[in-house]
RNA sequence: CGAGAUAAAGCCAAACCUGUCGCGAGGCAGGGGCGGAAAACCACGGGUCUUUAAAAGAUAGCCGGGUUGCCUUGG
Numbered sequence: 001c002g003a004g005a006u007a008a009a010g011c012c013a014a015a016c017c018u019g020u021c022g023c024g025a026g027g028c029a030g031g032g033g034c035g036g037a038a039a040a041c042c043a044c045g046g047g048u049c050u051u052u053a054a055a056a057g058a059u060a061g062c063c064g065g066g067u068u069g070c071c072u073u074g075g
Stems, first nucleotide, its partner, number of pairs: 001074004011036002016031006034061001040067003044064003047059004
């Protein structure tokens, strides 16, 4: 520098349930496991959603982009 979820050991954790915060989308913790090779972080662009519908907010596991990184393997 490249490859790898049809590999190994690991990692994360959808829907749903319980508790909790929020007007809400949704967030957090525990259980759970659909999936993931960046499903780590960032709201910069687009999309979608919420609201008091101007504004503001949510979503990074919607797409693109930026930054950083483990394991195996090839050079």
Molecule: c-di-GMP-I-GGC riboswitch aptamer
Organism: bacterium BMS3Bbin14